[in-house]
Predicted 3D model of a 95-nucleotide RNA (Glycine riboswitch aptamer) from a Betaproteobacteria bacterium.
It was read from a public genome assembly, where an Rfam model found it.
Its mean pLDDT, the model's own confidence on a scale to 100, is 78.
It matches the Rfam family "Glycine riboswitch aptamer". Rfam describes the family as follows. This family represents the bacterial glycine riboswitch.
Of the family's consensus pairs, 90% are formed in the model.

Parts: sequence; structure tokens; C1' cells
RNA sequence: UGCGCUCGCGCGGGAGAGAGCGGCCAUGGCAAUCCGGGCCGCCGCCGAAGGCGCAACACCCGGAACCGCUCAGGCAAAAGGGCUGCGCGAGAGCA
Repeated sequence: UGCGCUCGCGCGGGAGAGAGCGGCCAUGGCAAUCCGGGCCGCCGCCGAAGGCGCAACACCCGGAACCGCUCAGGCAAAAGGGCUGCGCGAGAGCA
């Protein structure tokens, strides 16, 4: 100096599932049996923040996921989002 790998940061892409039902509260929209906000209860669902479980292996400890669970989270938009593209930085490795 170059190459790929790992991690971090920035920008971008990024799925799934009821804008469910009922009650209460106050209030915005010209008005309404409509739309929106907050709280509580009930049922249905998703799985890609996180978390938990396990195979081979190992036989002490351990031990993966996009598999399972669904505690948390989520089911209009927003936010989040495994993973990923580009850029930058760091680390060890190879040439």
C1' cells in the first nucleotide's frame, strides 16, 4: 500500500399482523349516530429491537438460527425494525 474479515458510526432500503369491540374522560374539526386524542377492559393476531428454549458437537461449563415461545415489543401513519447498499473510522490477519 492492497485484499477480504469483524466491530462501531453516518446516510439510504427494509417484512409481518384488527385504523377490532365495549366503556369512561375531556376536547379539536361547521355539524352529526362521523373522524381524531387519552385511559381502562375484552378477544383476535404478528414476529425482524431485546429476551427465553433447544440439535449436532461436547460430556464440566457450554452450544446456532430466518426454528420454536411470545415475557417485552408490535398490528393506519409516525417511531422501531433481523438483514442489507454506500461512505468513514478502528482491530487483528494475509500478500